[in-house]
A computed fold for a 1524-nucleotide RNA from an uncultured prokaryote, annotated as small-subunit ribosomal RNA. Its Rfam family is "Bacterial small subunit ribosomal RNA".
RNA sequence: AGAGUUUGAUCCUGGCUCAGAAUGAACGCUGGCGGCGUGCUUAACACAUGCAAGUCGAACGAGAAAGCUUUAGCUUGCUAGAGCGAGUAAAGUGGCGCACGGGUGAGUAACGCGUGGGUAAUCUGCCCUUGAUUUUGGGAUAACAUCGCGAAAGUGGUGCUAAUACCGGAUAAUAUCUAGAUGUCUUAGGGUGUUUAGAUCAAAGAUGGCCUCUUCUUGAAAGCUAUCGUUUGAGGAUGAGCCCACGCACCAUUAGCUAGUUGGUAGGGUAAAGGCCUACCAAGGCUACGAUGGUUAGCUGGUCUGAGAGGAUGAUCAGCCACACUGGAACUGACACACGGUCCAGACUCCUACGGGAGGCAGCAGUGAGGAAUUUUGCGCAAUGGGGGAAACCCUGACGCAGCAACGCCGCGUGAGUGAUGAAGGCUUUUGGGUCGUAAAGCUCUGUCAGUAGGGAAGAAGUCGUUUAUGAUUAAUACUCAUAGGCGUUGACGGUACCUACAAAGGAAGCACCGGCUAACUCCGUGCCAGCAGCCGCGGUAAUACGGGGGGUGCAAGCGUUAAUCGGAAUUACUGGGCGUAAAGCGCGCGUAGGCGGUUUGUUAAGUCAGAUGUGAAAGCCCAGGGCUCAACCUUGGAAGUGCAUUUGAAACUGGCAGACUUGAGUACUGGAGGGGGUAGUGGAAUUCCCGGUGUAGAGGUGAAAUUCGUAGAUAUCGGGAGGAAUACCGGUGGCGAAGGCGACUACCUGGCCAGAUACUGACACUGAGGUGCGAAAGCGUGGGGAGCAAACAGGAUUAGAUACCCUGGUAGUCCACGCCGUAAACGAUGUCAACUAGGUGUUGGGACGGUUAAUCGUCUCAUUGCCGCAGCUAACGCAUUAAGUUGACCGCCUGGGGAGUACGGUCGCAAGAUUAAAACUCAAAGGAAUUGACGGGGGCCCGCACAAGCGGUGGAGUAUGUGGUUUAAUUCGACGCAACGCGCAGAACCUUACCUGGUCUUGACAUCCCGAGAAGCUCUUGGAAACAAGAGUGGUGCCUCUUUGAGGAACUUGGUGACAGGUGCUGCAUGGCUGUCGUCAGCUCGUGUCGUGAGAUGUUGGGUUAAGUCCCGCAACGAGCGCAUCCCUUAUCUUUAGUCCAUCAGGUUAAGCUGGGCACUCUAGAGGGACCGCCGGUGUUAAACCGGAGGAAGGUGGGGAUGACGUCAAGUCCUCAUGGCCUUUAUAUCCAGGGCUACACACGUACUACAAUGGCCGGUACAAAGGGCAGCCACUUAGCGAUAAGGAGCUAAUCCCGAAAAGCCGGUCUCAGUCCGGAUCGGAGUCUGCAACUCGACUCCGUGAAGUUGGAAUCGCUAGUAAUCGUGGAUCAGCAUGCCACGGUGAAUACGUUCCCGGGCCUUGUACACACCGCCCGUCACACCACGAGAGUCGGUUGUUUCAGAAGUAGUUGAGCUAACCUUCGGGGGGCAGGCUACCAAGGUAUGGUUGGUAACUGGGGUGAAGUCGUAACAAGGUAACC
Repeated sequence: AGAGUUUGAUCCUGGCUCAGAAUGAACGCUGGCGGCGUGCUUAACACAUGCAAGUCGAACGAGAAAGCUUUAGCUUGCUAGAGCGAGUAAAGUGGCGCACGGGUGAGUAACGCGUGGGUAAUCUGCCCUUGAUUUUGGGAUAACAUCGCGAAAGUGGUGCUAAUACCGGAUAAUAUCUAGAUGUCUUAGGGUGUUUAGAUCAAAGAUGGCCUCUUCUUGAAAGCUAUCGUUUGAGGAUGAGCCCACGCACCAUUAGCUAGUUGGUAGGGUAAAGGCCUACCAAGGCUACGAUGGUUAGCUGGUCUGAGAGGAUGAUCAGCCACACUGGAACUGACACACGGUCCAGACUCCUACGGGAGGCAGCAGUGAGGAAUUUUGCGCAAUGGGGGAAACCCUGACGCAGCAACGCCGCGUGAGUGAUGAAGGCUUUUGGGUCGUAAAGCUCUGUCAGUAGGGAAGAAGUCGUUUAUGAUUAAUACUCAUAGGCGUUGACGGUACCUACAAAGGAAGCACCGGCUAACUCCGUGCCAGCAGCCGCGGUAAUACGGGGGGUGCAAGCGUUAAUCGGAAUUACUGGGCGUAAAGCGCGCGUAGGCGGUUUGUUAAGUCAGAUGUGAAAGCCCAGGGCUCAACCUUGGAAGUGCAUUUGAAACUGGCAGACUUGAGUACUGGAGGGGGUAGUGGAAUUCCCGGUGUAGAGGUGAAAUUCGUAGAUAUCGGGAGGAAUACCGGUGGCGAAGGCGACUACCUGGCCAGAUACUGACACUGAGGUGCGAAAGCGUGGGGAGCAAACAGGAUUAGAUACCCUGGUAGUCCACGCCGUAAACGAUGUCAACUAGGUGUUGGGACGGUUAAUCGUCUCAUUGCCGCAGCUAACGCAUUAAGUUGACCGCCUGGGGAGUACGGUCGCAAGAUUAAAACUCAAAGGAAUUGACGGGGGCCCGCACAAGCGGUGGAGUAUGUGGUUUAAUUCGACGCAACGCGCAGAACCUUACCUGGUCUUGACAUCCCGAGAAGCUCUUGGAAACAAGAGUGGUGCCUCUUUGAGGAACUUGGUGACAGGUGCUGCAUGGCUGUCGUCAGCUCGUGUCGUGAGAUGUUGGGUUAAGUCCCGCAACGAGCGCAUCCCUUAUCUUUAGUCCAUCAGGUUAAGCUGGGCACUCUAGAGGGACCGCCGGUGUUAAACCGGAGGAAGGUGGGGAUGACGUCAAGUCCUCAUGGCCUUUAUAUCCAGGGCUACACACGUACUACAAUGGCCGGUACAAAGGGCAGCCACUUAGCGAUAAGGAGCUAAUCCCGAAAAGCCGGUCUCAGUCCGGAUCGGAGUCUGCAACUCGACUCCGUGAAGUUGGAAUCGCUAGUAAUCGUGGAUCAGCAUGCCACGGUGAAUACGUUCCCGGGCCUUGUACACACCGCCCGUCACACCACGAGAGUCGGUUGUUUCAGAAGUAGUUGAGCUAACCUUCGGGGGGCAGGCUACCAAGGUAUGGUUGGUAACUGGGGUGAAGUCGUAACAAGGUAACC
């Protein structure tokens, strides 16, 4: 520090997710040791049991027992007494403490907390310093005793007694109060000194010691002295109370709140100011800088995170606050309205004799409950601290320790070295190996931890006792106190830390992950199943993603997961974002608060800046040291703490005050343009209607029609009239207006704008939350008006339907007046204002100058409105002085998509609705711009037997053949639009053959290796359908090599063992190879350069041209490659060579190139020539090229073939072959016989033959090419009607044979008919092939003689030697073509042309498509699930108001009852208490609201859900452009 994820790819926007750190955690797996920390986050839920606050006898009175010792009585185990126990225990009065310490976070949004101040408005026990004092009297009361009540808790009466308990008096101040004088300070209220006078207020003793003085003379008392205590002052310290400024969560779908409320006066109350309380008076106070209300929450130092700013948090430790079962209340006290106190009410629990009582773990342990989850009913006061005490000491669940828990942090260990037969074994493998792996074993060492044994700390200083010395005090060498030293005494942890010895590698490693992010890969299993998953996503038979194994990676006594926090996230943006199109500028003005504001002078010092002082607790963080062996941890010091307050200074800037200025702004003046607004009036054109005339059969409307109008006279046309609405031409990216918007003409009223030149005011300005006004169309209300148009509606069409598009009608409405509504894609999708920043060219309205007589022209300038364009900006598109550039001021708005601009609530509205505006839930995207493709019922250009023009077919019939379907034991399998279907099959009777039935066989029909035997071979018998099984016979050792009795080898046969063979079994969606197709279409790419952030573009586009990306020209491109073309084969012409050959001449034969001769021709096959737009003319850009012509056998690629770019279709083929994986192995392999592939209601494709006279039949007669032939072609002869047969010559082929070419030509016959057409079908007889023609061959002869008379919709081929027609040959093959491949013969018609159909190419355009239009995608309905709204109601929480009620308590009042201290004249008084009443008031009750939550029949929309229904709304001109 970033990464993954939207796309085919790209850039951007934007969300989601991950990597980090951290936790009081929990869960899963695992677990050796130690140190230091931490441990109910939930039910402030309920609590059994024990402990957590007592202490003081040196304040006071009283005062046991057990036990022991002893005495007496004696009944010998009892009673009584004494001593010790013991002035002890327990209880009581009294003092101090219990308000600290400890717990918890319910409440609290507050002066509660934090920071800083104030208290001149206050208090402060114990403590410290200092002054004074401690005097004199009195009356009670608990304990105790006794008598009662009660179950208990407890309580009453009577009697006795003490005090440092209580009360009176004295004295007293610098205390308090009143009055006066005066200094000083001050917030002007007063504070604080000095001083005068008056009044008022105190007390308590205890213990130790001593007799110097006085009295009694043992020694005591008074007294003295020491210590402690008491009282009263002053001061301090500490702690507390109160007040103020600032800061401290969310909601405005909470906007108004408030009657003690705000202030005053007087009084009361408090330690203390104050409506704190009361009476009276006034009517205030708070609030958009957020009052009031609601929700949530203890606050802080800090903690976690972060670069920081921030964000989150408030466990442990520390400060403050609040609370103590819930609510209320006071008492005591220095302090409480009191956790382990009191009273009352309530809920709950317990005891009860039913009458009454008791209790409060949010102290430490512990229990139950809740929960994912949080410990021992431990030890000790040894240390630190606290309470009491003079002290010893006691108390202390504070605290110190231990226990439990990997809960966290830190440290250590589980061994180290050596060791390659790279062991065994596992995994894997291309079978060679690789890997676990120096890892192990083995050898040599070490001894941390744990274990055993032994030793063994520090933490302890004190107190106290004793002793020594010194000092103080005193009359004193007592006593006491202080200081210093010696000795003794105190340890829970704990025999712990630590040290030593011993033995032994021995007791000690797991967890997660391995597709990318993200370090780490393979095998097997599974087969969209099981499962994984943080995001993207894996899994449908070869899963590095599931599960297991091996291996690896990471961390390690832990490792993962989950939860929640910060970070990354600049994803709320102060640091540090945006708003034309991604989310986002209010529809537009005016204007309040607020924000912000021109030039200049002076002053001030609020902001600002600098210095100083105080504070910012400690701990923590940071730095430097120190202590535990290190670290964590602990400790010392420093720094920091960005803050607040006070104070001193500066005066530039901002602000305040005072003054000045003119450039911002405004006013006055002179001109100017304009559909700016309002009111009234006046025109003409047109539509419609009415009246009249002319006139006759249609009009109207559409893609085509119909509804409709018209013989009752329409449409058309002429004249007259009525009425309403709108204003042609001008008219223009022209004008005006803030926007909406404004268009005939005239008049009146009226707003704004521009220019010019002077004068005046003197910052008056800009923006603008709320507010207020205007605001298209539609809509609403009332009243008018209504010609045309026209929602709704009706009819006609269209259509599968058509509640639409089209047509005919037609009502609201559109118009006017008045009043509402307040919204639009109200758009420049661009808020307003101001300044600055290259230009060019138009437009409208002014002005100035110059030329010109003028029309007008040129230059400059201000304002308006357009286009182009630089810099700059932008994701790009684009914007660009009219900014989306560079800046400033102010406002509005945005924060993923959907849910949703919806619900609820509020406001507005007559309503429709508008405005404000969520959440649950759901997805991992939604989106912008641009790119490449593909597509379009978008456009342009071009091509093709694509259409058109023609010729002939198919589709109808019969047959052949293939396919589907059906059938079957099997009808083997594959191929399915073009591009499957006379296709694989160039030939299924057996074989083929893969299928079926039945019969065999198991190392196999076939290959290699090993062992044994044997050469091989040949013949036969039996069984059987055969395969095969059983058996018999014959044959006899061949070939090669060698160290030649013999052994080995190579073939071959046979028996056996196991490795293995075998498979036309599956997967063509695992593959190779081959092939089809677009398409012989003209395309497809690369290098370098350039442009672009990039995908990409350019080149390859453009202008011409071509069959062609063919060529030329131009051009940020220049070149190149694969394709095109050429090269190759064939055909057409010529030459030559050679052969073949034989026209002419001669000879010659019955005839025949037979011979001389010829080398002409033909043919064959080698080598060459020839054709290149080469020549001429024209067109064209002087080009490429095109058109025409000449010559030529051939002319513009001469004809034909071979040749098939990058790629597409997961196209076809595992059944040609090869091959991965899977499956099978006495079977899915192998052999054999028979059957099947040949079936047959039917449907389709491809062919053949026909339907006839351009023909059939008969006879005669002519002319090919290309092929094939020895298991062959077969002349010729004979036989047969014939297929053929029997003989038989030639030919391994330019030699012989197949071999007759047929259509054609000549002659005859038939005469339009189901025929002398047509030949299917069937009967009979044969021939041939072959082991074998039944299923199931071909052919021949005789007989039979079906359908069919030119073929519906639709559809195919062909552009010249082509179509059509005629025959011939070949492959396969024993036999079997109407198929296939090839050959020649005869030999046409037509093409105007490119509008349309199909396919294709290039450019361009739109796109929401990219699996690419066979795309995408919308809504209703149906089903399932989920959350939400509304809902007659109903059940709770909380809170307000009304009123009743009124416990305890306090205050007031009363007090006829009762009453110790004081007074008394002894009667009583004063004071007090009980009781009564009143006021305040908690719980509770009543009535009625607000608010919030749960639930509910029914209901509403929303979301989600591989394959439901109906349509096709959107994306292309989406087939009616879309949208608001």